A computed fold for a 354-nucleotide RNA from a soil metagenome, annotated as Bacterial RNase P class A. The prediction has a mean pLDDT of 77. Rfam family: Bacterial RNase P class A. From the family's description: Ribonuclease P (RNase P) is a ubiquitous endoribonuclease, found in archaea, bacteria and eukarya as well as chloroplasts and mitochondria. By type it is a ribozyme.
[in-house]
């Protein structure tokens, strides 16, 4: 350097906080016993359980995923494998379907960035000439040059020079064969080559997906407004305003009581025993699964889980009489809030293998 595993200082005392149970008290409370954060409790990025709302069935749109096979309740997660890539190596990384359905884009440079083309060059012919250069007509794409990328690559033959023009190998495409569950690999035959790149550009193909979230949702229930029923009272004045009260004065038709119902404050449930954890055995390369046994390990809501002291342990520094002793100092990231399975991010140390 790479990979994997483990720990998250320990014990005791005192004080304090939250919860459960027991005792006591009319109650408030008091006393006792026991329990009380993490590997990430975090980000809230995926997948579920659970709850409510919506929903005949199907489609469009939208979003996501994208090699194969397994695992799982499920997943965008995990395991094993394939292909490609990186590293001297241990090992690591990959949105890894489709570019011969269509559209778009490919800066600068360059002749040309995709219906191919020709700047330099190479070759042939013509004209001039003693010959050549220059000039004109044509052939070519081997070489040079530009670029991230130039219309298959290397070699031999061939040619005026060249060219899949011909051949061999490689690459590519098509069709069988063999091995493999498959991705794929190997090999055979055919085809001179038809297909530049880009899809975390539009798009196409396949598959999946209803929405909101424990402040979900439910139970009990003071009060107020409005409602219903029953009873009583009321234009012979109930009741209300002015007022401390009476008188007085003004307004005046419904008023009072009980019950039902309603649901606010509040309280309770949801709430913590679980697709969970530990040990042993078995199946499997592995993820994981099966069987047996065991323990109970937070449940708060202006939101507890803390502080001090002593001893021991680890590390660092200093000193000494240096197998050791003494003194001083340090110990990260972080803080449950319905619950699980993952991913990602933050972070101190120890051990093992290579």
């Nucleotide at each position: 350097g790479u990979c994997a595993g483990c720990c998250a200082g320990g014990c005791a005392a005192u004080c304090g906080c939250g919860g459960u149970c027991c005792g006591u008290u009319a109650a408030c409370g008091c006393g006792g016993a026991c329990c009380g954060a993490g590997g990430a409790a975090a980000g809230u990025c995926c997948g579920a359980a659970c709850u409510c709302c919506a929903c005949a069935g199907g489609g469009c749109a939208g979003u996501g995923u994208g090699c194969c096979u397994c695992g799982u309740a499920a997943c965008g997660c995990g395991a094993g494998g394939g292909a490609g890539g990186g590293g001297c190596g241990a090992c690591c990384c990959u949105a890894c379907g489709g570019a011969a359905a269509g559209u778009g884009c490919c800066a600068c440079a360059g002749a040309a960035a995709a219906c191919a083309u020709a700047c330099c060059g190479c070759c042939u012919c013509c004209a001039c000439u003693a010959a050549a250069c220059c000039g004109g007509a044509g052939g070519u794409a081997a070489g040079g040059g530009u670029g991230a990328a130039a219309a298959g690559g290397u070699g031999c033959g061939g040619u005026a020079a060249g060219a899949g023009c011909g051949c061999a190998c490689c690459g590519c495409g098509c069709g069988g064969c063999u091995g493999g569950u498959a991705a794929c690999a190997g090999g055979c035959g055919c085809g001179g080559c038809a297909c530049g790149g880009u899809a975390a550009a539009c798009c196409c193909c396949a598959c999946a997906c209803g929405g909101a979230g424990c402040a979900a949702g439910g139970u009990c229930a003071a009060a107020u407004a409005g409602a219903a029923a029953a009873g009583c009272g009321a234009u012979u004045g109930a009741g209300g305003g002015c007022g401390g009260c009476c008188c007085g004065u003004c307004c005046g038709a419904c008023g009072c009581u009980u019950u039902u119902g309603g649901g606010u404050a509040g309280a309770c449930c949801g709430c913590u025993a679980g697709a969970g954890c530990c040990c042993u055995g078995g199946a499997g390369c592995g993820a994981u699964c099966c069987a047996g046994g065991g323990a109970c390990g937070a449940g708060a809501u202006g939101a507890a889980u803390g502080a001090u002291u002593g001893c021991c342990g680890u590390c660092u520094c200093u000193g000494c009489u240096c197998c050791g002793c003494a003194g001083a100092g340090a110990a990260a990231c972080a803080g449950a809030a319905u619950u699980c399975g993952g991913c990602u991010u933050a972070c101190g140390g120890c051990u093992g293998a290579c």